RNAcentral holds the sequence, with entries from ENA. The RNA shown here (transfer RNA) has 72 nucleotides and comes from Cocculina subcompressa. NCBI's taxonomy places the organism under Eukaryota, Eumetazoa, Lophotrochozoa, Gastropoda, Cocculina. Its mean pLDDT, the model's own confidence on a scale to 100, is 81.
[in-house]
RNA sequence: UGUGAAAUAGCAUAAUAGGAAAUGCAUAGAAUUUUGAAUUCUAAGAUGAAAGUUCAAAUCUUUUUUUUACAA
Numbered sequence: 001u002g003u004g005a006a007a008u009a010g011c012a013u014a015a016u017a018g019g020a021a022a023u024g025c026a027u028a029g030a031a032u033u034u035u036g037a038a039u040u041c042u043a044a045g046a047u048g049a050a051a052g053u054u055c056a057a058a059u060c061u062u063u064u065u066u067u068u069a070c071a072a
Stems, first nucleotide, its partner, number of pairs: 001071007010025004019055001027043005048064005
């Protein structure tokens, strides 16, 4: 420099070819317990950024940032 891939909650992953953003661990609160641990219940928290298309975008289009693979 060229061609691809990826970016979703604190971390790790989903979202079946556009239609309710989910799960596990972690965190906070409550119950239980003499305390702690464990267990049960509940809560908070996210689509890299900016535009466009659409009634509706994590998903489609454009630009851009970062990371990564391959080639030279």
Its Rfam family is "tRNA". About the family: Transfer RNA (tRNA) molecules are approximately 80 nucleotides in length. It is annotated as a transfer RNA.